[in-house]
RNA sequence: CGGGUAUAGCUCAGUGGUAGAGCAUCUCGUUGCCAACGAGAAUGUCGCGUGUUCGAGUCACGUUACCCGCC
Numbered sequence: 001c002g003g004g005u006a007u008a009g010c011u012c013a014g015u016g017g018u019a020g021a022g023c024a025u026c027u028c029g030u031u032g033c034c035a036a037c038g039a040g041a042a043u044g045u046c047g048c049g050u051g052u053u054c055g056a057g058u059c060a061c062g063u064u065a066c067c068c069g070c071c
Base pairs, nucleotide, nucleotide: 001069002068003067004066005065006064009023010022011021012020017054025041026040027039028038029037047063048062049061050060051059
């Protein structure tokens, strides 16, 4: 200097139009107990800031952290 990634506790989805899945956590049911299974619940300032837009996780600019490449 160039590129990539950043979204729930973890791993990751997400065509500008109400933020989701799996696992994990909690509660309840089934069982003599655990596991398993079933039902339900909670959990997000979408890395940060500014802008564009009626509307931004998504587009633009800047910035932070990490990874890769070049010198």
Molecule: transfer RNA
Organism: Trebouxia lynnae